[in-house]
Small-subunit ribosomal RNA, central domain from a mine metagenome, 358 nucleotides, folded computationally. The full RNA is in RNAcentral, with records from SILVA. The coordinates come from a structure-prediction model, not an experiment, and the mean pLDDT is 90.
Context: one part of a larger RNA
C1' cells in the first nucleotide's frame, strides 16, 4: 500500500456534542492546481526485452536497437474535481409564525393505600413458619381487632402489542424552570450540509468518600432445619447497602448482540401523534364535534414479495440496491493476563503483548 469482512461464526466504540480531517445540492463565468493529449529534455554504465555475434552448447560475454513507473520544460484541451467570483430554492440544512402529543430533565410542594414501630381500648392463648419441623415471638398479655400517633420507602387501578429520551433510562398529583420531537404554513436565510481521529460531556446495578436518613427488603454474619457433608437451596433474625445531599468511580448479555447520514426498491394488517377531505342515525352553546371512511406526514409493531443470507432469518424501522465518513476483526489457548504508560482514595478502569502448546 492492499483483500475480505463485522445480527447469531473473530469483529459496531454504552451514548452523545463536536475539533482537525475526509466527503458534499442546482446554474453561470473565470482560472488551468489536479486530470487528459502532443512534442522536447532527462531517465549514467551494468541490468531488462528483441535481433545478431564469440567461447562445441549453455551459463557467461560482446554488439546494435528498444523499453524504462517517474521528474522537468513547452504547446494544447476544459468534461469531471479543486480554487475565485456571481447566482438559485417547497430539493439538503436552519429559522419565523400557528397548532399538537408525551413516565424527557431539574427543583419545590402535596396525597392516599400498605408494611413496621409507639400509645390507648377490647380480648385471653396461642402466633409465626414449613414438605414436615425447629429456631423465633407470646401471661412483663403476643397474634386478631378498634382508635390515635411517628417514620421511611414505593406509587395499585389507569397501563397498552402505548408514550418519551442520544443512550443509560423515565410511571401518584400540582406548580415553576429547561430541553427535544411531530404536524400545518401562501413567510425568512440561501448549501449554512454529512461524518467525525483526538477532545469534552452523559452514562443501569454494584462499589468508594464525607454528611444525613433508615419503614420494608437484605450481601456478610448468627441461629433453626435438610444432608453423608451444606460454609447452599427452605425457615427465624440481621449489618453494610438499598433512600437523600455533595463528590468519585465509568463498567454491563450498556442487546436490535445490527455505528451514523442520505437516496432508491411490491404490498397487506394493527396502533400512537398531527393535518386535509368525507360523514351526520349520536352529541351540540347551532359555530361545530364524536364514531366511522378516504388521503397524507411522522413514530411504534405484525405478516409477506423481489433481492440478500452458510443457514436461521432480514425484508421501506433492511441484514435489499448504492454513495460518504467513523469504529472494529484477521485460527485456538495463553489472556482481556503480564510488563509499561495514563486514570482512580481504593476496588479497579483504559491501553494491551510474548514465550510455550495445539
Nucleotide at each position: 500500500c492492499u483483500g475480505g469482512g463485522c445480527g447469531u461464526a473473530a469483529a459496531g466504540a454504552g451514548c452523545g456534542u463536536g475539533u482537525a480531517g475526509g466527503c458534499g445540492g442546482a446554474g453561470g463565468c473565470g482560472u488551468g492546481c489536479g486530470u487528459c493529449g502532443g512534442c522536447g529534455g532527462u531517465g549514467a554504465a551494468a541490468g531488462c526485452c528483441a535481433c545478431g555475434g564469440g567461447c562445441c552448447c549453455a551459463a557467461c560475454u560482446c554488439g546494435u536497437g528498444g523499453a524504462g513507473u517517474g521528474c522537468c520544460g513547452c504547446c494544447g484541451a476544459g468534461a469531471c474535481g479543486g480554487c475565485g467570483c456571481c447566482c438559485c430554492u417547497c430539493c439538503g440544512a436552519g429559522g419565523g409564525c400557528g397548532g399538537g402529543a408525551g413516565a424527557g430533565g431539574a427543583a419545590g410542594g402535596c396525597g392516599g393505600a400498605a408494611c413496621u414501630c409507639c400509645c390507648g381500648g377490647u380480648g385471653g392463648a396461642g402466633c409465626a413458619g414449613u414438605g414436615a419441623a425447629a429456631u423465633g415471638c407470646g401471661a412483663u398479655g403476643a397474634u386478631c381487632u378498634c382508635g390515635g400517633g411517628a417514620a421511611g420507602a414505593a406509587c395499585g387501578c389507569c397501563a397498552g402489542u402505548g408514550g418519551c429520551g442520544a443512550a443509560g433510562g423515565c410511571g401518584g398529583c400540582c406548580u415553576u424552570c429547561c430541553a427535544g420531537c411531530c404536524c400545518g404554513u401562501u413567510c425568512c436565510u440561501g448549501a449554512c450540509g454529512c461524518u467525525g481521529a483526538g477532545a469534552c460531556g452523559c452514562g443501569a446495578a454494584g462499589g468508594c468518600a464525607c454528611g444525613g436518613g433508615g419503614a420494608g427488603c437484605g450481601a456478610a454474619c448468627c441461629g433453626g432445619a435438610u444432608c453423608a457433608g451444606a460454609u447452599a437451596c427452605c425457615c427465624g433474625g440481621g449489618u453494610a447497602g438499598u433512600c437523600c445531599g455533595u463528590g468519585c468511580a465509568g463498567u454491563a448479555a450498556a442487546c436490535g448482540a445490527u455505528g451514523g447520514a442520505c437516496a432508491c426498491u411490491a404490498g397487506c394488517c394493527g396502533u400512537c401523534g398531527g393535518c386535509g377531505g368525507g360523514g351526520c342515525a349520536c352529541c351540540u352553546u347551532c359555530g361545530g364535534g364524536a364514531a366511522c371512511c378516504c388521503g397524507u406526514c411522522g413514530g411504534c409493531g405484525g405478516c409477506c414479495g423481489a433481492g440478500c443470507c452458510a443457514a436461521c432469518g432480514c425484508g421501506u424501522u433492511a441484514a435489499g440496491u448504492g454513495u460518504c465518513c467513523c469504529g472494529c476483526c484477521u485460527g485456538g489457548a495463553c489472556a482481556g493476563u503480564a510488563c509499561g504508560g495514563c486514570c482512580g482514595c481504593a476496588a479497579g478502569g483504559c491501553u494491551g503483548a510474548a514465550a510455550c502448546c495445539c